[in-house]
Molecule: transfer RNA
Organism: Bacteroidota bacterium
RNA sequence: GGCCUCUUAGUUUAAUGGAUAGAAUAAGAGAUUCCGAUUCUCUUGGUACAGGUUCGAUUCCUGUAGAGGCCA
Numbered sequence: 001g002g003c004c005u006c007u008u009a010g011u012u013u014a015a016u017g018g019a020u021a022g023a024a025u026a027a028g029a030g031a032u033u034c035c036g037a038u039u040c041u042c043u044u045g046g047u048a049c050a051g052g053u054u055c056g057a058u059u060c061c062u063g064u065a066g067a068g069g070c071c072a
């Protein structure tokens, strides 16, 4: 320098162009308990960034950034 893949919640991840973007875990609150642990309930929190296509984009296209790999 060229090519390929990936980027979603603090973390691990699901989602075939139409769902309120779902779950686990973590955190906070409550119930339970003499106190704690366990268990149960509730809450908070997310699509890397900028454009484009489309009635509609996490999904398709382009570029940028980051990570990994292959070739030279």
Base pairs, nucleotide, nucleotide: 001071002070003069004068005067006066007065010025011024012023013022018055027043028042029041030040031039048064049063050062051061052060